[in-house]
Molecule: transfer RNA
Organism: Patescibacteria group bacterium
RNA sequence: GGGCCCGUAGCUCAGUUGGCAGAGCGUCCCUAUGGCAUGGGGAAGGUCGCGGGUUCAAGUCCCGCCGGGUCCA
Numbered sequence: 001g002g003g004c005c006c007g008u009a010g011c012u013c014a015g016u017u018g019g020c021a022g023a024g025c026g027u028c029c030c031u032a033u034g035g036c037a038u039g040g041g042g043a044a045g046g047u048c049g050c051g052g053g054u055u056c057a058a059g060u061c062c063c064g065c066c067g068g069g070u071c072c073a
Base pairs, nucleotide, nucleotide: 001072002071003070004069005068006067007066010025011024012023013022019056027043028042029041030040031039049065050064051063052062053061
């Protein structure tokens, strides 16, 4: 330098054919217990890596860039 894959909540990751952004764990509150652990209920937390384009509508499609992984040279 080139090919391919990945980037979504604090962490690990889903997200179908473009149509309300989610799960588990964690955090906080309530509950249950004399108390702890376990259990039950609820809440907060997101510029979807960055910038542009297409579209009525983009996490999703297109282009460029940045970061990580991998292969080739």